[in-house]
RNA sequence: UUCAUAUGAUCGCUCAAUUACAUGCUUCAUGUAAGCGGGGGAACCAUUCGGUGUUUCGGCACCAGGGGUGAAACCUUUCUUUAGAAAGGUGGGGAGACUCUUUACUCCCUAAUCCGUCAGCUAACCUCGUAAGCGUCUGGAGAGAACUG
Numbered sequence: 001u002u003c004a005u006a007u008g009a010u011c012g013c014u015c016a017a018u019u020a021c022a023u024g025c026u027u028c029a030u031g032u033a034a035g036c037g038g039g040g041g042a043a044c045c046a047u048u049c050g051g052u053g054u055u056u057c058g059g060c061a062c063c064a065g066g067g068g069u070g071a072a073a074c075c076u077u078u079c080u081u082u083a084g085a086a087a088g089g090u091g092g093g094g095a096g097a098c099u100c101u102u103u104a105c106u107c108c109c110u111a112a113u114c115c116g117u118c119a120g121c122u123a124a125c126c127u128c129g130u131a132a133g134c135g136u137c138u139g140g141a142g143a144g145a146a147c148u149g
Stems, first nucleotide, its partner, number of pairs: 011135004018034007035130006045120001050063005065118001066115004073090007091110006098144007
């Protein structure tokens, strides 16, 4: 000097997932509050009442569903033949270090999971979450902020 790995601090990224206070078994756990986010839930509006069998017409049995969080959907081709896997395209999402908008370029993602036959919208109201996982660095234009002179 270069490369790789590990740890700590600072800073940064995805996300709603942060801050403050108190208590404790104290690099964490629990609780409260604020902030942020999700679900349920009138009127009006919207929707059109799943299928089969049976019924004493109240219902019962079987089959098929349906819905939520999230960017994570659609199409084509190949492999393989219950289904899945791979590749490509379109669409959608994120990052490139003062913030926002816009534009070009570059690099990525396009998952996972929950409810349990049930939920349209939805004021009041009710209720839940506040985790987890990571480590980027190229420009132009406009507006603003901060710092320096």

Notes
A computed fold for a 149-nucleotide RNA from Weizmannia acidilactici, annotated as c-di-AMP riboswitch aptamer (ydaO/yuaA leader). Rfam family: c-di-AMP riboswitch aptamer (ydaO/yuaA leader). Gene Ontology terms of the family: regulation of gene expression and cyclic-di-AMP binding. The coordinates come from a structure-prediction model, not an experiment, and the mean pLDDT is 78. Lineage of the source: Bacteria > Bacilli > Caryophanales > Bacillaceae > Heyndrickxia.